[in-house]
RNA sequence: CGCAUCAAGGAGCGUUGCGACAGGAUCUUCGACCUGCCAGGCUUGAUGCCGUCACCACUCUGCAACCGCGCUCACGUUUU
Repeated sequence: CGCAUCAAGGAGCGUUGCGACAGGAUCUUCGACCUGCCAGGCUUGAUGCCGUCACCACUCUGCAACCGCGCUCACGUUUU
């Protein structure tokens, strides 16, 4: 780094439907099309697995940035 799981990133309701996933008749077939589902799929930390890559340890200090659209709540600041 890749994959899986867990946790965190304040919260609720409604809504659209790209990717992924599931199903499906057809077609020029490894893709296209249709239906369903769908707005933590992102980032950070931890754990585990195999593969690849890399390589010192300790101490102190600090503690994220984001999350379609509409509405609402919470929290903080400012003004009245």